[in-house]
RNA sequence: GCGCCCGUAGCUCAGCUGGAUAGAGUGCUAGACUCCGACUCUAGAGGUCGUGCGUUCGAAUCGCGCCGGGCGUA
Numbered sequence: 001g002c003g004c005c006c007g008u009a010g011c012u013c014a015g016c017u018g019g020a021u022a023g024a025g026u027g028c029u030a031g032a033c034u035c036c037g038a039c040u041c042u043a044g045a046g047g048u049c050g051u052g053c054g055u056u057c058g059a060a061u062c063g064c065g066c067c068g069g070g071c072g073u074a
Stems, first nucleotide, its partner, number of pairs: 001073007010026004019057001028044005050066005
């Protein structure tokens, strides 16, 4: 250089046959429980879905460029 795959919450990931409020586990905060903690239970906060443009009534999802990471190949 070329080919393929990946990028979604602090972390690990699901969602990718386009559809309305974007989710789970874990972590974090508060409350309950306890003499205090831990465990457990309840509630909550936390996201420009890597980035820009395009297609569309509508994009995390489709197309193109760019950025970052991984694998293969010379």